[in-house]
RNA sequence: GCCACCGUAGCUCAGUUGGUAGAGCAGCGCAUUCGUAACGCGCAGGUCACGAGUUCGAGUCUCGUCAGUGGCU
Numbered sequence: 001g002c003c004a005c006c007g008u009a010g011c012u013c014a015g016u017u018g019g020u021a022g023a024g025c026a027g028c029g030c031a032u033u034c035g036u037a038a039c040g041c042g043c044a045g046g047u048c049a050c051g052a053g054u055u056c057g058a059g060u061c062u063c064g065u066c067a068g069u070g071g072c073u
Stems, first nucleotide, its partner, number of pairs: 001072005007066001010025004019056001027043004049065005
């Protein structure tokens, strides 16, 4: 230099043919217990890497930039 994949909650990851963003763990509260843990119930947490375009509507499609992983030279 070229090619492919990837970027979504604090972490690990889903998100179907474009139509109101979710789970598990972690955190907080409640209940339970003599007490703690575990289990149970609930709550909170998001500029979907950044910018632009297409569209009535974009996490999803297109282009560019940045970062990461792998491969080729």
The RNA shown here (transfer RNA) has 73 nucleotides and comes from a Dysgonamonadaceae bacterium.
Its mean pLDDT, the model's own confidence on a scale to 100, is 82.
It was read from a public genome assembly.
It matches the Rfam family "tRNA". The family's RNA type in Rfam is transfer RNA.
The source organism's lineage runs through Bacteria, Pseudomonadati, Bacteroidota, Bacteroidia and Dysgonomonadaceae.